About this RNA
This is a predicted structure of a 546-nucleotide part of an RNA (small-subunit ribosomal RNA, 5' domain) from a metagenome. Its mean pLDDT, the model's own confidence on a scale to 100, is 84. The full RNA is in RNAcentral, with records from SILVA.

Context: one part of a larger RNA
RNA sequence: GAACGAACGCUGGCGGCGUGGAUAAGACAUGCAAGUCGAACGAUGAUUACGUGGUAGCAAUAUUGCGUAAUUGGAGUGGCGAAAGGGUGCGUAACACGUGGGUAAUCUGCCGUGAAGUUGGGGAUAACCCCGAGAAAUCGGGGCUAAUACCGAAUGUGAAGGUUCAAGGGCAUCUUUGAACCUUUGAAGCUGGGGACCGUAAGGCCUGGCGCUUCACGAUGAGCCCGCGGCCUAUCAGCUAGUUGGCGGGGUAACGGCCCACCAAGGCAAUGACGGGUAGCUGGUCUGAGAGGACGACCAGCCACACUGGAACUGAGACACGGUCCAGACACCUACGGGUGGCAGCAGUCGAGAAUCUUUCACAAUGGGCGAAAGCCUGAUGGAGCGACGCCGCGUGGGGGAUGAAUGGCUUCGGUCCGUAAACCCCUGUCAUUCGCGAGCAAAUCUUUGGGUCUAAUACAUCCAAAGUUGAUAGUAGCGAAAGAGGAAGGGACGGCUAACUCUGUGCCAGCAGCCGCGGUAAUACAGAGGUCCCAAGCGUUGUUC
Numbered sequence: 001g002a003a004c005g006a007a008c009g010c011u012g013g014c015g016g017c018g019u020g021g022a023u024a025a026g027a028c029a030u031g032c033a034a035g036u037c038g039a040a041c042g043a044u045g046a047u048u049a050c051g052u053g054g055u056a057g058c059a060a061u062a063u064u065g066c067g068u069a070a071u072u073g074g075a076g077u078g079g080c081g082a083a084a085g086g087g088u089g090c091g092u093a094a095c096a097c098g099u100g101g102g103u104a105a106u107c108u109g110c111c112g113u114g115a116a117g118u119u120g121g122g123g124a125u126a127a128c129c130c131c132g133a134g135a136a137a138u139c140g141g142g143g144c145u146a147a148u149a150c151c152g153a154a155u156g157u158g159a160a161g162g163u164u165c166a167a168g169g170g171c172a173u174c175u176u177u178g179a180a181c182c183u184u185u186g187a188a189g190c191u192g193g194g195g196a197c198c199g200u201a202a203g204g205c206c207u208g209g210c211g212c213u214u215c216a217c218g219a220u221g222a223g224c225c226c227g228c229g230g231c232c233u234a235u236c237a238g239c240u241a242g243u244u245g246g247c248g249g250g251g252u253a254a255c256g257g258c259c260c261a262c263c264a265a266g267g268c269a270a271u272g273a274c275g276g277g278u279a280g281c282u283g284g285u286c287u288g289a290g291a292g293g294a295c296g297a298c299c300a301g302c303c304a305c306a307c308u309g310g311a312a313c314u315g316a317g318a319c320a321c322g323g324u325c326c327a328g329a330c331a332c333c334u335a336c337g338g339g340u341g342g343c344a345g346c347a348g349u350c351g352a353g354a355a356u357c358u359u360u361c362a363c364a365a366u367g368g369g370c371g372a373a374a375g376c377c378u379g380a381u382g383g384a385g386c387g388a389c390g391c392c393g394c395g396u397g398g399g400g401g402a403u404g405a406a407u408g409g410c411u412u413c414g415g416u417c418c419g420u421a422a423a424c425c426c427c428u429g430u431c432a433u434u435c436g437c438g439a440g441c442a443a444a445u446c447u448u449u450g451g452g453u454c455u456a457a458u459a460c461a462u463c464c465a466a467a468g469u470u471g472a473u474a475g476u477a478g479c480g481a482a483a484g485a486g487g488a489a490g491g492g493a494c495g496g497c498u499a500a501c502u503c504u505g506u507g508c509c510a511g512c513a514g515c516c517g518c519g520g521u522a523a524u525a526c527a528g529a530g531g532u533c534c535c536a537a538g539c540g541u542u543g544u545u546c
Stems, first nucleotide, its partner, number of pairs: 001546004006542005013394006019387002026350003030347003035080003040077002044073013087305003097229007106222002111218008119153001121151002128143006158185012189210006197204002231277003238268003243265004248260003280302004284295004307328005330341004358384001360383003366380001367378004397427004408417003431487001433482005446468008490535005495516003501530005511518002
């Protein structure tokens, strides 16, 4: 000199863009952060309409039951999602990361392309009802019912495994292609529309959409293996028994001591094994002319973790932050028998600390989940709020104005400095203030209309065009008008390094100080004042890095 996720002191007008728990991976009150689908399914509550029966009434009507339809609610079965998104950096010196390869040793829900199918049956169970136990959490028994839930059967284009043969490749274990045979293996419906024909009707039938089963290819994502690279320590020199290799098996999606039985005695190491310490890694960031050094906040990629330790289940995917089970610590409820919880999600609280924000708005946009869609959910995200924490921009006025006013400072008492500075005159109107106008972020979806495609069809579906509809931020940005210099300057320094000097007070005292050093009666070094210098909504100090 530069830098910072900074802190502290004094001061503080506005805006834009960023950024903000670095310490206790300490403990957490409260609210929210993952749901959705009625076009998979059976019940059920409410409302409305229609039909029908009962009761009251002479009647109008009122009320009640049943059925159908529509809308809607809360539960349940089922599907998909919940493995994403979001947080943190404890652990980890490791194939964790980076980079380059390999997988002939592998898997991959949803998505895209292509091919073939989607037949016919069965038994349950939740919800619900009844009974019971319990303070509660919850649980037990009996009965009824549905499905795209569950289970057999059929189908076998195909797929997987095996045997044989032929051809090709490879040093070889082996492998590729083709053929034959054997074994195993799959399905589910829902919905829109309709002219003829069949049918009493439901429907068949025809034609779309969404699904379901099997297979192949792709895409995406993931697993595994290898070469190389990047911390300190030898005051750590030897380490190792599933250890190193083989054979055989088990296991996995998959190779492998991953696991096991047997056999052999190997394997690693001064090119630093083993041990100890520290640490998430990287793109990058800071500094520096570079070489290098230090760092890894924010943003992005990968990894690890989710109160602590362990385990598996489900699933395409987890050994799963807002799932399950076991143990532990802690906290809470209890009728003392027993239960419940996990903010390193967003806010917020306490604690420790020099120190780090609102218990905010919206799903309008982007993205994600579910759904045919409308839509619902989304503390992701988009916004607003707070903090000079940082960077950048703007302003705090401009011109004229000498009797060089007054106060103040210095003085050789003549004067001189502050100083065109002020007053005064003339202007301007950025920003802030008030009033008015007022965007862009919006294109879609959906509805209506028109046209094309499909089709037996003017339905449905789908494509194109036009019109209508959708904004949290926010009456914001911006624009226009009004008034009036009105509302807006401080901090540090002034002995040398280092830009900037005098007076007074003090008297080795009080104090200053980054280094050299100042202060003991004329202190440009302490304290105050005037003046000056440097920066400026900041300026200094401290810490850390180069």